């Protein structure tokens, strides 16, 4: 020099790990257009007792933070990770063969 396998390249899946939404748990959270409960007052009734029902109270609806770790979706110039193809331009590594 030259052939071979590998690597490094390229593609695919697969796996771990980032990052982001969500769901779930927790907290807050509605003057009235939510719910229960409804103190005072209010209206019906001869009474008995009945009825809507503000204020607080609870409970939550949208929403809002929070949130080791779970669990789902997305995404990627994450990865000295794994498997399969691909390729032979370059480079490296092993091996065999020639030549100086």
């Nucleotide at each position: 020099a030259g052939c071979a396998a590998g690597g490094u390249c390229c593609c695919a899946c697969g796996c771990a790990g980032c990052g982001g939404a969500a769901a779930a748990c927790c907290a807050c959270g509605a003057a009235c257009c939510u719910g229960g409960u409804c103190a005072g007052g209010u209206c019906c009734g001869a009474a008995a007792g009945g009825a809507a029902g503000c204020a607080g109270c609870c409970a939550u609806a949208a929403g809002u933070g929070g949130c080791c770790a779970c669990u789902u979706c997305c995404g990627g110039g994450u990865g000295a990770c794994g498997u399969g193809g691909g390729g032979u331009a370059g480079c490296c590594u092993u091996g065999c063969u020639g030549g100086a």

About this RNA
Bacterial small signal recognition particle RNA from Mesoaciditoga sp., 100 nucleotides, folded computationally. Rfam family: Bacterial small signal recognition particle RNA. Gene Ontology terms of the family: signal recognition particle, plasma membrane targeting and SRP-dependent cotranslational protein targeting to membrane, signal sequence recognition. Rfam classes the family as a non-coding RNA gene. NCBI's taxonomy places the organism under Bacteria, Thermotogati, Thermotogota, Mesoaciditogales, Mesoaciditoga. Model confidence (mean pLDDT): 78 of 100.